Record summary
c-di-GMP-I riboswitch aptamer from a Candidatus Aerophobota bacterium, 78 nucleotides, folded computationally.
This record gives sequence, structure tokens and C1' cells, in this order.
RNA sequence: GAACGAGAAAGGCAACUCAUCUUUUAGAUGGGACGCAAAGGUUCAGGUCGUGAAAAACACGAUAGCUGGCCUGCCGAA
Repeated sequence: GAACGAGAAAGGCAACUCAUCUUUUAGAUGGGACGCAAAGGUUCAGGUCGUGAAAAACACGAUAGCUGGCCUGCCGAA
């Protein structure tokens, strides 16, 4: 040290679900907790899902808790 990731320490996030409230259908608050060393951020590339399209191309949206990349970051054993 931007490497690495513990039977360490301090913390963090929260799939899904329950309750309450709001409510054109999703959101907020609280509880439980699947899990996560970036489950912090970023659609840059790909994938998947949805819509438009007869089909396809292509476009738009979603997914960052699908993979890779990029930016930032706590701690310090092996």
C1' cells in the first nucleotide's frame, strides 16, 4: 500500500416478509432478518426483465443485491 480479508474491533447496509399510514399501485415509518468487505456511488460495456414493434432491428425504462470496468471509502490479523 489502490495488494489481501480474520473465530479481530467499531460500525454500516438490508433481500424477503409483517404491521401501520398514505395511496393509481407504488411510497414512507417501525419490527423481524436472507445475506453483503464496498449490498457506497457511477448505466461506460455486456446480460436479464418490461414497453413501443406482426416479428426483428432500434429506442426508452428497470435491475448497481446479475457480471465486468471506473470513482470514493472503515479496520488491520495472516